[in-house]
Molecule: RNase P RNA; transfer RNA
Organism: Myxococcales bacterium
C1' cells in the first nucleotide's frame, strides 16, 4: 500500500441578509377587527426535523368501549439464564452452521401420542423390497457310482441371501477379523450416533469422562397435530367540550309477558337488560314509540387530548453485559393542506483538469573511469507526497397522540479489528 | 393519519386450501379452404407466477422482509 459479505460511532461547522411557524415579555400613541375585555399589526429575546422522522412489522403508555365468571376456538411465542413496563427486542453463554480471520448467521421444543406427505426414477420410499447378481445347505428333476445304508455330479423349479452393480435428495451404521452354502450387527474389535445411567465441572441450558445384561427405524412440524407459555375489541378520524346548519324525512326488519328479542365486538353455557299504549273474529292488523342496518339531508368551524417523558446530558457506584441505582445540571417543534425556506461569503470533505516545489528512480541520451564485464553522475517517464488555481459535487429522506424496538433506504469521511503484498 | 384486500402470458381469470406436470377464453403468428377479405379448420409461439432472502430433496403454492396498486373510516341530527 491493498482487501474486508467485520464491528461501532457521525451524518457538515461558523455568519450575514429577506421570510415562514408557534412561545415569552413589552407598548398600546396612531392602524384594522370587537359592545368591552382583548386580538390582529408593531417593537424585543430566546427555539423550531431524523438516524432513520419512512414501512406500519411487533411492543407498551393513553381514551373510548365491554367487565361475575367458565370453557372451546382463532392468534403469537418457543436453547438456558438474565434485562425491561413490556415485547417477536436487547446482553451473556450453549448448541449446529458459515468464513484463513476480525466476525457473522440460526422460527434453536417434540417424529417410540396419533393422523398424514414422499413426483419422477427405481426391484422397493415406511411394522420395506429383489432388476442384474450371488448360493445350491433344505426339498425337487436328471445322469452315473453302488457294499443297495448312501455317495458324486449337473439343472435351476421350490427356496436362501443382501455382499456387489444400478436409481433417488432419502435404501436399516462404517473399517477389519470370525462364521457361512452363500451371506447378513449373525458374532467379535476398534469408531460413529441415539438413549438412559454414574461420576466430575457450572447457577442453568450443556460440556468432558466411564462402562452398557441396551439400540442402529431415517426425513418433514415455516403440513395437521401434541407439549409448556401468552393474549378482551377499537383506535387521536381514540374521546371531552362549544358552536353552526338540514327535512327530528322515507325504507326495511325487529320487540306487546315466560318464552321470545336484544347484549356480552367469533361461538357456547351462563349472566345482564326490555317486552308501552290501540283494535280484534284471539288467528292476527295497522298506528304511535324503542332498537338496527340502509337511502336521503346538513356542516366541511373553534377547543381540548398535545407535548415534561418508561425524557437527555455529565459524574459515582453496583453488574463480564444488557441495564439498574443515586446526585448534580437542562428543557430540546408542537403545525393541522400542513411551517422548519431561499440566497450570499468564509472554513472543512470529495473529484476532476492545469501549475510549481520535494521523494524514488525504468529505458534512453549527454559526460567521466575502465582490468572493456561494466561502474558512476546529471537529465529522466511512471508513481507518491505538498501547495496553489479553476471547474464541478455533497446521499437516503422529512415530525403529525407519544414512547420502546425491529425492518428498509442512505454520499462520504472518521476510529477500532482482522487477513495479506512490499521495503527496514 | 388508522384499517383491510390483490399481483400468474398481451387482457381477462382458474391453480395456492392438500408443494413435485403452469392451465382456461380472448388475442398473437404460420398454414389450408377463397379470386380476396371475414369465417371455420389444423398447428405453434408468447409466461423472472410483482421483487428478495429462507425452510423442503423439491416453493406459483408454506414462511418472513421489501415494492407496486385499489378499497374503506370526519362529525351531526
Nucleotide at each position: 500500500g491493498g482487501a474486508g459479505g467485520u464491528g461501532g460511532a457521525c451524518g457538515g461547522a461558523g455568519g450575514a441578509u429577506c421570510g415562514c411557524c408557534g412561545g415569552c415579555g413589552g407598548a398600546u400613541a396612531c392602524c384594522g377587527g370587537g359592545a368591552a375585555a382583548c386580538c390582529g399589526a408593531c417593537c424585543g429575546c430566546g427555539g423550531g426535523a431524523g438516524g432513520a422522522a419512512a414501512g406500519u412489522c411487533c411492543g407498551g403508555g393513553c381514551u373510548c368501549c365491554a367487565c361475575a365468571g367458565a370453557g372451546c376456538a382463532g392468534g403469537g411465542a418457543g436453547g438456558u439464564c438474565g434485562c425491561u413496563a413490556a415485547c417477536g427486542g436487547c446482553g451473556a453463554c450453549c448448541c449446529g452452521g458459515g468464513g484463513c480471520g476480525a466476525c457473522c448467521c440460526g422460527a434453536g421444543g417434540g417424529a417410540a401420542a396419533g393422523c398424514g406427505c414422499a413426483a419422477c426414477a427405481g426391484a422397493a420410499a415406511g411394522c420395506a423390497c429383489a432388476c442384474c447378481g450371488c448360493c445350491g445347505a433344505u426339498g425337487g428333476c436328471c445322469g452315473g457310482c453302488c457294499u443297495c445304508g448312501g455317495c458324486c455330479g449337473g439343472c435351476a423349479c421350490a427356496g436362501g441371501c443382501a455382499a456387489g452393480g444400478g436409481u433417488g435428495a432419502a435404501a436399516u451404521c462404517g473399517u477389519g477379523g470370525g462364521g457361512u452354502a452363500a451371506g447378513a450387527g449373525c458374532c467379535c474389535a476398534c469408531g460413529c450416533g441415539c438413549g438412559a445411567c454414574g461420576g466430575c465441572c457450572g447457577g442453568g441450558u450443556g460440556a468432558c469422562c466411564g462402562g452398557c445384561g441396551g439400540c442402529g427405524c431415517g426425513g418433514c412440524a415455516a403440513g395437521c397435530c401434541c407439549c409448556u407459555u401468552c393474549c378482551g375489541g377499537a383506535g387521536c378520524a381514540a374521546g371531552c367540550u362549544c358552536g353552526a346548519a338540514u327535512a327530528g324525512g322515507g325504507a326495511u326488519g325487529u320487540c306487546g309477558u315466560u318464552u321470545u328479542g336484544g347484549g356480552u365486538g367469533g361461538c357456547u353455557c351462563g349472566c345482564c337488560c326490555a317486552a308501552g299504549g290501540c283494535c280484534u273474529u284471539c288467528g292476527g292488523g295497522a298506528c304511535c314509540g324503542g332498537c338496527a342496518u340502509c337511502c336521503g339531508g346538513g356542516u366541511u368551524g373553534a377547543g381540548u387530548g398535545c407535548u415534561c417523558g418508561a425524557g437527555c446530558g455529565g459524574c459515582g457506584c453496583g453488574g463480564c453485559a444488557a441495564c439498574g441505582c443515586g446526585u448534580c445540571g437542562c428543557c430540546u417543534a408542537g403545525a393541522g393542506g400542513a411551517a422548519u425556506g431561499a440566497u450570499c461569503c468564509u472554513c472543512a470533505c470529495c473529484c476532476g483538469u492545469c501549475c510549481g516545489g520535494c521523494c524514488c528512480g525504468a529505458a534512453g541520451c549527454c559526460g567521466g573511469c575502465u582490468u572493456c564485464g561494466g561502474c558512476c553522475g546529471c537529465c529522466g517517464a511512471c508513481g507518491g507526497u505538498u501547495g496553489g488555481a479553476c471547474g464541478g459535487g455533497a446521499a437516503c429522506a422529512g415530525a403529525a397522540c407519544c414512547c420502546g424496538g425491529c425492518u428498509u433506504a442512505c454520499a462520504g469521511g472518521c476510529c477500532a479489528c482482522u487477513c495479506u503484498g512490499c521495503g527496514g | 393519519c388508522g384499517g383491510g384486500c390483490c399481483g400468474u402470458g398481451g387482457c381477462g381469470c382458474a391453480g395456492c386450501u392438500u408443494g413435485g406436470u403452469a392451465g382456461c377464453g380472448c388475442g398473437c403468428u404460420u398454414g389450408a379452404c377463397u379470386g380476396g377479405g371475414g369465417g371455420u379448420c389444423a398447428a405453434g409461439a408468447g409466461g423472472u407466477c410483482g421483487c428478495g432472502a429462507g425452510u423442503u430433496c423439491g416453493a406459483a403454492u408454506c414462511u418472513c422482509g421489501c415494492c407496486g396498486g385499489c378499497c374503506c373510516g370526519a362529525c351531526c341530527a